[in-house]
Molecule: RNase P RNA; transfer RNA
Organism: Thermoplasmata archaeon
RNA sequence: AGGAGGCGGAGGGCAGCUGACGGUGGAGGCAUCGGGCAACCGGGCCCUGCUGAGGAAAGUCCCCGCUCCGGGGAAUCGGGGGGCAGGUGGGAACCUGCCGGGCGAGAGCUCGAUCCACGGCGCAGAAACGACACAGCCCGCGGGCGCACGAGGAAGGCGGUGCGCCGGAGGGUCCCGCGGGAUAUGAUGAAACGGCCGCAUCCCCUGGAGCAAGCCCUGAAGGACGGGAGGAAGCGAUUCCCGCGACCGUCGAGGAGAGCGCGCAGUCGAAUGCUGCCUGAAACAGAACGGGGCUUACUACCGCCACCU
RNA sequence: GGGCCUGUAGUGUAGCUUGGAUAUCACUGGGGCCUCCGGAGCCCCAAACUCGGGUUCGAAUCCCGACAGGCCCG
Repeated sequence: AGGAGGCGGAGGGCAGCUGACGGUGGAGGCAUCGGGCAACCGGGCCCUGCUGAGGAAAGUCCCCGCUCCGGGGAAUCGGGGGGCAGGUGGGAACCUGCCGGGCGAGAGCUCGAUCCACGGCGCAGAAACGACACAGCCCGCGGGCGCACGAGGAAGGCGGUGCGCCGGAGGGUCCCGCGGGAUAUGAUGAAACGGCCGCAUCCCCUGGAGCAAGCCCUGAAGGACGGGAGGAAGCGAUUCCCGCGACCGUCGAGGAGAGCGCGCAGUCGAAUGCUGCCUGAAACAGAACGGGGCUUACUACCGCCACCU
Repeated sequence: GGGCCUGUAGUGUAGCUUGGAUAUCACUGGGGCCUCCGGAGCCCCAAACUCGGGUUCGAAUCCCGACAGGCCCG
C1' cells in the first nucleotide's frame, strides 16, 4: 500500500429561495362563499413567524401507557420462560464477572434448568437403558471322536530343578453339557452402565382482545318473539367459595353518517420541496395512537481488535 | 394498520404431534418391451424438502431469523 473480517460509534452540516410541498400560529388585515336534513365539512387574497421521517420509521417477536369485555379469591389443567452470582428497571429486557459445549486461523459469534421417579435412545452390535444374560477367562464334575504319551513307569507329589526320588494306570490336546467364580476383555455405535433427551421433574411468571381498540354526536327507527328475583349477562378450560342485583338473546340490522381518539411532524389513495457550498454524502431504506426492548438489513465515514499478500 | 396461515420434483400431493438414514404416489419428461405404425398397457430411469443458523448422535419434521405467497377484520 492492497485485500478480506469482527465489535462499537455515527448515519450529515451550513446558507438561500419558494408555496410552483404538508401542518400550524399571530382571536393579524381584506372579502363573507359553497356542500349536507343534521352532526359537521371545505375554501379566496395580503403580511409575518414556527415546524416537518429513521437508526433501523422495517419484521410485528415482546413489554407498557391507553381502550373495551360486570367484581374478587382458591385448586387443578393449559400457556410462556430458564447456566451461576451480583446489579438496574414497573415490565419486556439489559449490564458486569465467572463456568461449560459448539463454530471459527483469530478477533469474535452462538448455545446453556434437572434426571430421584415416569417415558424414549432407529440401523449396527453379545448387549441400547431394567440389571444382567451371552461369548471369552478360571475352577470342579460328567461325556465323546480321532490322535500324541504311557509297566522301557502316566497323572500327581516332594526335593538340592538340563536331574533325582516317591507313586502304580491312566492321561494330554480338541469338542459338548452342567454347576460355581471373577467382571480387567468383546469387532458395533454418537453413546456400553455411565450418559443424553422428553409432552417427565423443579423453579419463576401468567385473563382476553386490540386505535379497523373505543368514546361522543346527528337524523331515521323506537318494534316483534323468547329467557329472567324459583336470580340476568359473566374475562383460556373445569370445579368450588364469597360478593353484586336487572337485565339478556335473536330478528328489524352486517344499520347510515359525522367528529374525537391523533400530539410543537400529525396523516388516511397520506406532505416532508428546490438550489448552492463543504465534497464526489453513499448504502439499507419512507412515520400513521404513543413510548420502550429485541431481531434483521446496510456502510461513503470514524475508532478499536485480529489476519493475509 | 391489526390478527392469522402456508412454503416438498415441471404440476398436484403423502410424510411434520413417536425426529431414524434409498422422502411416497399420480400426471408430465426420457428409454426399453409389445405393434406393420401409433395409442393404450407393462418395465426401468431422471427430477424436490424456499433460504441461513441453532438443538440433537441424527432435522423435511423441533426452535430462531430472513424471503415469498395467501386469508380475515371498517